A computed fold for a 102-nucleotide RNA from Rhodohalobacter barkolensis, annotated as SAM-I/IV (S-adenosyl methionine) riboswitch aptamer. Rfam family: SAM-I/IV (S-adenosyl methionine) riboswitch aptamer. Clan: SAM clan. Its family is annotated with regulation of gene expression and S-adenosylmethionine metabolic process in the Gene Ontology. The literature on the family includes a 2008 paper in RNA by Weinberg et al., "The aptamer core of SAM-IV riboswitches mimics the ligand-binding site of SAM-I riboswitches". Rfam 15.1 lists 567 matches to the family in 508 species.
[in-house]
RNA sequence: AUUCAGCAUCAAGAAACCCCGAUAAUCGGGGUUGCCAACCGACCUGCUCGGGCACGGUGGUUCAAACGAUGUGGGAUCACGGAUCCAAAGCAACGAGUCCCG
Numbered sequence: 001a002u003u004c005a006g007c008a009u010c011a012a013g014a015a016a017c018c019c020c021g022a023u024a025a026u027c028g029g030g031g032u033u034g035c036c037a038a039c040c041g042a043c044c045u046g047c048u049c050g051g052g053c054a055c056g057g058u059g060g061u062u063c064a065a066a067c068g069a070u071g072u073g074g075g076a077u078c079a080c081g082g083a084u085c086c087a088a089a090g091c092a093a094c095g096a097g098u099c100c101c102g
Stems, first nucleotide, its partner, number of pairs: 006072005015033007034061003039057003043052002046098005074086005
């Protein structure tokens, strides 16, 4: 890196502009920005659980339709041993329990 498995969700939610292709018309793909959501990471106390947030990574959104779908953080370098590193804005910033110290 890929594949398989496990676990969780599939109820709801959420748009514009531009470019390319194709067509009788539909339609398909891509780019930028916004929005929805809260799966993983960051932050909110050293740890645990809950809650928050929406910064990093996914996913989704211009109706959809199961032959299943999505998530289970990301990036860089290298001598490729997995080793060494990096970012996660500003303001503000919780509850319970537990460890240590006074």